[in-house]
RNA sequence: GGGCCUGUAGCUCAGCUGGCUAGAGCACUUCAUUUGCAAUGAAGGGGUCAUCGGUUCGAAUCCGAUCAGGUCCA
Numbered sequence: 001g002g003g004c005c006u007g008u009a010g011c012u013c014a015g016c017u018g019g020c021u022a023g024a025g026c027a028c029u030u031c032a033u034u035u036g037c038a039a040u041g042a043a044g045g046g047g048u049c050a051u052c053g054g055u056u057c058g059a060a061u062c063c064g065a066u067c068a069g070g071u072c073c074a
Stems, first nucleotide, its partner, number of pairs: 001073007010026004019057001028044005050066005
């Protein structure tokens, strides 16, 4: 330098054949239970879907560029 893959919540990931309003588990906060801790139960907060632009009535999803990581080739 070139090919391919990945980037979504604090962490691990799903969602990817465009359409409800972006989700799960763990973690975090509050409450109940306990003398207290843990465990359990209930409720809640947290995301500009890596960045920028394009297509479209509508984009996490399609297209292009860029950035970061991984892998293969040279």